[in-house]
Context: one part of a larger RNA
RNA sequence: CGCACGGACGUUUGCGCGGAGCUGUCCCUAGUACGAGAGGACCGGGACGGACGGACCGCUAGUGCACCGGUUGUGCCGCCAGGCACAGCGCCGGGUAGCUACGUCCGGUCGGGAGAAGCGCUGAAAGCAUCUAAGUGCGAAACCCACCGCUAGAUCAGACGUCCCGCUGGUGGCGCAAGCCACCGGCUAAGGCCCCAGCAAGAUGAGCUGGUUGCUAGGCCGCACGUGGAAGGCGCGUAAGCGCUUCACCCCAGCGAAGCGGUCCUAAUGGCCGAUCCCUUG
Numbered sequence: 001c002g003c004a005c006g007g008a009c010g011u012u013u014g015c016g017c018g019g020a021g022c023u024g025u026c027c028c029u030a031g032u033a034c035g036a037g038a039g040g041a042c043c044g045g046g047a048c049g050g051a052c053g054g055a056c057c058g059c060u061a062g063u064g065c066a067c068c069g070g071u072u073g074u075g076c077c078g079c080c081a082g083g084c085a086c087a088g089c090g091c092c093g094g095g096u097a098g099c100u101a102c103g104u105c106c107g108g109u110c111g112g113g114a115g116a117a118g119c120g121c122u123g124a125a126a127g128c129a130u131c132u133a134a135g136u137g138c139g140a141a142a143c144c145c146a147c148c149g150c151u152a153g154a155u156c157a158g159a160c161g162u163c164c165c166g167c168u169g170g171u172g173g174c175g176c177a178a179g180c181c182a183c184c185g186g187c188u189a190a191g192g193c194c195c196c197a198g199c200a201a202g203a204u205g206a207g208c209u210g211g212u213u214g215c216u217a218g219g220c221c222g223c224a225c226g227u228g229g230a231a232g233g234c235g236c237g238u239a240a241g242c243g244c245u246u247c248a249c250c251c252c253a254g255c256g257a258a259g260c261g262g263u264c265c266u267a268a269u270g271g272c273c274g275a276u277c278c279c280u281u282g
Stems, first nucleotide, its partner, number of pairs: 001153001006164007016150004022050007034039001052107005060101004067094005072087006111145003118138004166187009191273004195211005216267003219263005225256003232245005
């Protein structure tokens, strides 16, 4: 911009397109059919796998340079104590959310249609025969549907529900008139956009949530969870250090990121865009 006749919001149909489509071993049927024996099924039913794919993070595991702890060297905060900076996050031990696989769950199936090779039925041409000429039954991982995803720019532009359907200026035309129509503007409606606070959404757009009639983010409070016992004080020791305050069954010190909940304390200020014809009745 369009969607042959207003402007919107939501829910949809599915023309069409894409994805998936794999396979093994074992058990039962059954040591049956078959076979002298050795051996050993079709059909049908079941169990467990491999590879591949999708989703997810409760479990296991990884990462987790914004969390906690330990520790070395040097410098600094006057010194001690306690900290900070740099050294690959200095190094090391752990680790929440998120993201992940090595983790978990699920998938291929079943079924229908039409049919290849092939196997048939009925059956003439051609008194027979013949699956074929008319007709007709079966029949593959391939095809169509079925399963999953996208899709109305599907310009054949679809469907359904709901919301608003006005006010006004100028010019021209019509009308006896109220008024109506065309074009160019203005204001608003439903609604939308910009802007702002953000996000399990994201390259940017987009999508989604919220914008004071408010929990959207931050702060604060609480909880979960992580780390693993803070600082200070007291005691013991020449010291390094150890013990108590303050531990592990429970009562869990101190500190803490992204998680969960609560609370308007802080920040979500503001602005703009956006509707027309027909019919009926009076």